[in-house]
Predicted 3D model of a 113-nucleotide RNA (SAM riboswitch aptamer (S box leader)) from Clostridium magnum DSM 2767. NCBI's taxonomy places the organism under Bacteria, Clostridia, Eubacteriales, Clostridiaceae, Clostridium magnum.

RNA sequence: UUCUUAUCAAGAGAGGUGGAGGGACAGGCCCUAUGAAACCCAACAACCAGCAUUUAUAUUUAAAUGUAGCGGUGUUAAUUCCUGCAGAAUGUGUUUAUUCUGAAAGAUAAGAA
Numbered sequence: 001u002u003c004u005u006a007u008c009a010a011g012a013g014a015g016g017u018g019g020a021g022g023g024a025c026a027g028g029c030c031c032u033a034u035g036a037a038a039c040c041c042a043a044c045a046a047c048c049a050g051c052a053u054u055u056a057u058a059u060u061u062a063a064a065u066g067u068a069g070c071g072g073u074g075u076u077a078a079u080u081c082c083u084g085c086a087g088a089a090u091g092u093g094u095u096u097a098u099u100c101u102g103a104a105a106g107a108u109a110a111g112a113a
Base pairs, nucleotide, nucleotide: 001113002112003111004110005109006108007107008106013041015040016039017038021031022030023029025084026083027082028081042076043075044074047072048071050067051066052065053064054063055062056061080105085102086101087100088099089098090097091096
C1' cells in the first nucleotide's frame, strides 16, 4: 500500500509543555489567543490479548455473558459536524424543501497478501 470482516446515535480534562492553526477530501457550517496542531500526563472505551462464569464439543476448541488491576491499539467539540451517489415517501408546484433507506468515501480494530 492492497484485500477481507466488524463497528461508527453512547463515553471521556476548566491538567502541564507549546505556540497558530484545526475539523480526511470538495462545498457548507463551525472550533480556535477565554488559546489550534503536536507532545506528556489523566480519562473513556472494550477491537485484540488477559481474567471469571456459563453452554456446546471429535477434549480440544468454539460461542455467549461479565470484568478492567497489568499488556497491544484506538478515542477524548459538533452523529463519521452536515451534504457529496442511487432510490422511496411527503409537501410545494416545477424549481426546490424535508424525512427515510441503501451505497460510496473516510476512520478504527482484527486477519491476510
The coordinates come from a structure-prediction model, not an experiment, and the mean pLDDT is 81. The sequence is in RNAcentral, with records from Rfam and Ribocentre.